A computed fold for a 74-nucleotide RNA from a Thermoplasmata archaeon, annotated as transfer RNA.
[in-house]
């Protein structure tokens, strides 16, 4: 230099193929219940789609550029 895969809450992940319900789950956090206290349970809470265009009524998901990471080959 060339190809290819990946980027989603603080941490893992699933949804992308086939655009449409409120972005789900699990693990930490807060706070509440429970217990004589702690853990366990159970109930509730804050945090999210790498970044910019661009198609569409509508994009996390489709397209273009760009960051970053990973692997291959030279």
């Nucleotide at each position: 230099g060339c190809a290819g895969g990946c980027g989603u809450c603080a941490u893992c992940u699933a949804g992308u193929c086939u655009g449409g319900u409120c972005a789900g789950g699990a693990u930490a956090c807060a706070a509440g219940c429970c217990u004589u206290c702690c853990a366990a349970g159970c109930u509730u809470g804050a945090u999210g789609c790498c970044u910019g265009g661009g198609u569409u009524c509508a994009a996390a998901u489709c397209c273009c550029a760009g960051c970053g990471c990973c692997u291959g080959c030279a």
Its Rfam family is "tRNA". The family's RNA type in Rfam is transfer RNA. The RNAcentral record of the sequence draws on ENA.